[in-house]
Large-subunit ribosomal RNA, domain IV from a Cytophagales bacterium, 331 nucleotides, folded computationally.
Context: one part of a larger RNA
Parts: sequence; structure tokens; C1' cells
RNA sequence: GUCGUGGCUAAGGAACUCGGCAAAAUUACCCUGUAACUUCGGGAGAAGGGGAGGCUCCUCGUAAGAGAGCCCGCAGUGAAAAGGCCCAAGCGACUGUUUAACAAAAACCCAUGUCUUUGCGAAAACGAAAGUUUAAGUAUAAGGACUGACACCUGCCCGGUGCUGGAAGGUUAAGAGGGGAUGUUAGCCGCAAGGCGACGCAUUGAAUCGAAGCCCCAGUAAACGGCGGCCGUAACUAUAACGGUCCUAAGGUAGCGAAAUUCCUUGUCGGGUAAGUUCCGACCUGCACGAAUGGUGUAACGAUUUGGGCGCUGUCUCAGCCACGAGCUCG
Repeated sequence: GUCGUGGCUAAGGAACUCGGCAAAAUUACCCUGUAACUUCGGGAGAAGGGGAGGCUCCUCGUAAGAGAGCCCGCAGUGAAAAGGCCCAAGCGACUGUUUAACAAAAACCCAUGUCUUUGCGAAAACGAAAGUUUAAGUAUAAGGACUGACACCUGCCCGGUGCUGGAAGGUUAAGAGGGGAUGUUAGCCGCAAGGCGACGCAUUGAAUCGAAGCCCCAGUAAACGGCGGCCGUAACUAUAACGGUCCUAAGGUAGCGAAAUUCCUUGUCGGGUAAGUUCCGACCUGCACGAAUGGUGUAACGAUUUGGGCGCUGUCUCAGCCACGAGCUCG
């Protein structure tokens, strides 16, 4: 000199960095005090401020203790142990669960809501069956699907696909049916070659009858899903409440919106900074939000994500010193 662990550091205090990662700081107890918001429970240990040792024959008190006075130290929860806090936003209501060994989350679950199946020898599931689970339950029950506390809500479309119902008509299987056709030949005709050919047997087989399904007719979207284009128009301009036209099953309602969704884009304006591709508040031109594949809010909660601030610090300016261990050399 290198590495590791620990300790200290002038001045500054996040200038470090993707990012305060790591470290520092805070800390138990007592007293005081405590905002927005809120589902009135919370938020809350909010935040913020103060205290503590020892002695006394003093005062109060049964005591615990409180008060008063005095004493010592740099320092009194004298070491150790013991929340950093605040503001704003996204997502998910919450506690919980998960990729044993790269992911703990916004994913899963969840209480709630809705649809749907099922009348009990239930539906559903397993099994070849017997039988079993459901359930020693009985629609306030059980199964399936979606949603995901709560508040306010959940618009339009049944043309397609699916499901449910209907049964008039069309189509339609096996099966029934058997018109006919073909083969064969006793016989007949013929000089011959050959031809015709009954009964029977065999093969084939038309019409007709014939279920569900499909076509068809309705219903159904918290079923799968879907929810337009062009042109013109107001006494500045701009814009278009308005009009025309084409198409459609219907043309996206409320709410939200450069968003976990916005390509152009670091959109534009405002805030915060001396300076802000991030962040917050608006605007709406939504490439390509949108209502239980839920929409918009939301107190509380979160080892969640994002932005900001106070405190604090060797993260840094920019390094230095110390301790211990390893490494190294020799044996």
C1' cells in the first nucleotide's frame, strides 16, 4: 500500500446518485399540546414543546408521590436497549396470500353486489358400475361465472355469437316401405348362331312415413361483445347551438381525461426550482378512457410506486485519522 468490519472528523450539508442506496438522526417513560380530512371509529405517539441525578431535620400526603430549598458534573432514562417526521399524487378499500432458492406487488384472496343452475334419488363433480362428495345440508341452501369495502352511479345496441323459450313451415338419420330395375332358368321360337323368357331365388332400389338439430320466430348484455363518416352554417375572425347527406343493430350517455391509457410530445398554461423530459393543478386536439373485462370519488391501511420539504448526516466537495481482522513474508 490492498480488502473487510467498526469508530471519529474542520467548513459545507444531498452539491452524491437512476433514486438520500448506505449511514446519520429520532427513540423507553412522565407532563403538555396536537391540523387538514373523516366512514365520527379515527387521523394521533400527528406535528411541536418541556422534564428526569443526589441531599434535606422543610410543606402537603396513610403511602406512592408532589412541591420548595440546596449540592455536583461537559453531560443525570449519565453505559446498553427503545419511532425520524411532514406535504401531495397513483394503485389496491382494509387484515391476509404468493413465484421454497432472482419478482411480495398495482398480482391472488376478501367482505359486498349481480347473473345463472338446482325442488332433493337436487344441480355440479368423481367413477365402468356399485357408490361417494355435495350434506347427515334443503332455495336465508348448494354449484358455476363475473365484480371486488363504502359513497354516487352503472347509459344505448339483441344485427353477429351464445343461452332460454316456441313450434306452423322448410331441411334431415337410422328405421319402415317397396313402384321398378338387373341376374339366373323350366319352357318356347329358330336348320344353326342365337333370341324371348313364367314361378322362384338373389342383388339393387323410387315414391311415401320418419325425432332432435339446423333454417325459422321471439326474448336475453352485471351473456361473449359493439357503441360512425362527410359537407355547410352566426353582423371582424374563430367556433358551430343549427341544417343537409350516407351508413349502422346502435352510433360512447354520466363521469374522467397528455392518464399505470397521449403516438405527435419535453402538447399548452399555471405552481414548485436560480435552472424541473419527472411531479402537482388545469385545458381537451381521448393516435387508441368510459360505466360490475365496472366508471368516478374516497377516511383508514401499505417492507407498494411517484414528486416535494424539514431534520440529519463522510452520499458528496475531498479526503484524513484510529482500532481490529484478513491478505503478505518467514517458520
Its Rfam family is "Bacterial large subunit ribosomal RNA". Rfam links the family to the GO terms structural constituent of ribosome and ribosome.